[in-house]
RNA sequence: UGCGCUGUAGCUCAACGGUAGAGCAACCGGCUGUUAACCGGUAGGUUAUAGGUUCGAAUCCUAUCAGCGCAGCCA
Numbered sequence: 001u002g003c004g005c006u007g008u009a010g011c012u013c014a015a016c017g018g019u020a021g022a023g024c025a026a027c028c029g030g031c032u033g034u035u036a037a038c039c040g041g042u043a044g045g046u047u048a049u050a051g052g053u054u055c056g057a058a059u060c061c062u063a064u065c066a067g068c069g070c071a072g073c074c075a
Base pairs, nucleotide, nucleotide: 001071002070003069004068005067006066007065010024011023012022013021018055026042027041028040029039030038048064049063050062051061052060
């Protein structure tokens, strides 16, 4: 430098172009003599950034940023 993959809740990950969710963690409560475990509930989102297409974009297109991989260049 080129190509490919990835970027969504604190973490790990889902989501056919049509209401953004789950598990764990956090918080509250139940249960228990207490804790853990278990059960129920609550809260938590600039879907990396900026544009474009569309009635409608996490999803499609373009550019950029970050991470990873492969290839290449120089030494």
Predicted 3D model of a 75-nucleotide RNA (transfer RNA) from a Bacillota bacterium. Its mean pLDDT, the model's own confidence on a scale to 100, is 81. Lineage of the source: Bacteria > Bacillati > Bacillota. It was read from a public genome assembly.